[in-house]
Context: one part of a larger RNA
Molecule: small-subunit ribosomal RNA, 5' domain
Organism: uncultured prokaryote
RNA sequence: GAUUGAACGCUGGCGGCAUGCUUAACACAUGCAAGUCGAACGGAAACAGGACGCUGUGAUCUCUUCGGAGUGAACUUGUCGCUGUCGAGUGGCGGACGGGGGAGUAACGCUUGGGAAUCUACCCUGUAGUGGGGGACAACCCGGGGAAACUCGGGCUAAUACCGCAUACGUCCUACGGGAGAAAGAGGGCCUCUUCUUGAAAGCUCUCGCUACUGGAUGAGCCCAAGUCGGAUUAGCUUGUUGGUGAGGUAAUGGCUCACCAAGGCGACGAUCCGUAGCUGGUCUGAGAGGACGAUCAGCCACACUGGGACUGAGACACGGCCCAGACUCCUACGGGAGGCAGCAGUGGGGAAUAUUGGACAAUGGGGGCAACCCUGAUCCAGCAAUGCCGCGUGUGUGAAGAAGGCCUGCGGGUUGUAAAGCACUUUCAGUAGAGAAGAAAAGCUCAGGGCUAAUACCCUUGGGUCUUGACGUAACCUACAGAAGAAGCACCGGCUAACUCCGUGCCAGCAGCCGCGGUAAUACGGAGGGUGCGAGCGUUAAUC
Repeated sequence: GAUUGAACGCUGGCGGCAUGCUUAACACAUGCAAGUCGAACGGAAACAGGACGCUGUGAUCUCUUCGGAGUGAACUUGUCGCUGUCGAGUGGCGGACGGGGGAGUAACGCUUGGGAAUCUACCCUGUAGUGGGGGACAACCCGGGGAAACUCGGGCUAAUACCGCAUACGUCCUACGGGAGAAAGAGGGCCUCUUCUUGAAAGCUCUCGCUACUGGAUGAGCCCAAGUCGGAUUAGCUUGUUGGUGAGGUAAUGGCUCACCAAGGCGACGAUCCGUAGCUGGUCUGAGAGGACGAUCAGCCACACUGGGACUGAGACACGGCCCAGACUCCUACGGGAGGCAGCAGUGGGGAAUAUUGGACAAUGGGGGCAACCCUGAUCCAGCAAUGCCGCGUGUGUGAAGAAGGCCUGCGGGUUGUAAAGCACUUUCAGUAGAGAAGAAAAGCUCAGGGCUAAUACCCUUGGGUCUUGACGUAACCUACAGAAGAAGCACCGGCUAACUCCGUGCCAGCAGCCGCGGUAAUACGGAGGGUGCGAGCGUUAAUC
C1' cells in the first nucleotide's frame, strides 16, 4: 500500500447492489418447513345443494252453517352418497429431491485423466401382451384392557392391495433333453356392426394406466494412475495381514466374508504413530514466481442428540422414518410413555460480534394430480444493520466596510476571510399531491384447420379471438407544489509524513507504530486559534499478502 463475513470509539442525510453466529456439531418454549390423488377402493364424520317422508309452527288461497275444514310457501326435525365435495381408513406416487451446518475424515475423501465386472423409479424409442379365477385385511360394528401413549379379541366388506391358474415375441436357468417366470384396471364419448330397442350393453373408440423384454437418456455404485498440511525429540509396521484354490455374499469386481494352503505385504522416494484439517472451482495479495485463505455462489464428500442396527424401496442403512443402548428434557394415576431446530423465524447461553417468532406462491423450480388445483420458511420479496462496494446530496453566483467576535502580535498590524451578513438565483435528494410501465406467459372459454375414429361425438394438436391472474407496491420512472429550506464529521500537525503558534503543566499529569517527548520559554503532554488529510464516514485494534 492492498484486502476483510470484521469488532471497538466518535459521528451519521438518501438511494442501488451485495453481505450478515467466524465463538457452544451448546441446550431449546412456540409456530410453520412434505404432501398429494375420489379419474385406484370401500365409504360419508363435516359443509353445501337436491329428492323423499315425518313432528310442530303455519303466510296464502278455496269452501263455510262463521264453530271450522281443506290447500299448503317458509322454518324446524329425519332419511337417501343422488350431486358438489370430503375427516379418518385401504391403495399409489413422493417423503433418498429441495434446505442446513462442517463434527468426523490425511482417505480413492477430493482434483485431473483413464477403466470394466454393474444397477437405474419417473421420461423417450421399439417388440409382444393385458385371458380366467380365489382367499383375506383395514375402515365399520360389537366387546375388553390402559391415567395416557395406545392396544387386544370377535364379526362384515372393496380395490390399480394380496395369491394361484392359463398363455410367453423378447427374458432367465440348463447335464442342451428341457425347465422357470407376467399383468389391473380407471375415466370420457358413441351407436357403424351383434343383442335387447326411450336408450343401453358383454360392442366400438379415445385417453391415462398395467406386464415382459430391447435400446437410449439421466442418475448412481466400483477399480486404477498421478497430485493433495506439519512433526524423525514418531523407525520399524502388519495375522484377514499379502497371495492362491474353493465356496458364500453383492446390482457388480474384490479377503468383502469363510475353509484350506503358501509366507508373504509396506517402509528413509518416510511406512507406522502423533498433531492439524472437509476437498475443489475459486478468494485476497503480488509485476510475476509465489504466499495465505477455502465466508457468500457452484461441484463433490461426510454428518443429522451420542453409539449401533437393519426394514421398506428403483434408490437410504434414511435431518423433520423404525428398532436397541446411552446422556439429557418433559408427562405420569409410578404400572408406563413422549422428544431431538447442524430447516425458517425465534429463546437462553457463550462471545468483541452477526438480523424479523414478516408477506406471497405473482414469477422460477419441485412433489402429487387427466385437469382444475393443493402443498412448497426451496424461491421471490419486504423488515433490521454505514457491514462492504458504488452513486447522489448537505446549495449556486455575487459580495471588502476586508464588519463584529476569536486567535496571534514586534501594537503598525496579521489571520480566520468571500468566509459570514447582504443581494440575486436554483430545488437534486428528503417531504406532500397526482399520474404510472415491465416483471404475465399460461391454464380456462370459443372459432377455424389437422390427426384418431364408423363418427361432425370424445380426446390430442396448431393458429386466431376472448376472459382473467402481481407478494413486492403508498414500488421504479414521470409531473406539480413549497422553501436554502431537513442533512458534516473524524483523525492528524517533532522526523518517518502533508500540516504551527499561544496558554496550562513542570520527568508530574501524560504521549508513543519506531526513533523518542515531558525535570519552567514543550511545534511531541492537555486546551485554544490556525492548518493538513479523508469525507457519510474517519480513526484504532485484529488478521493476510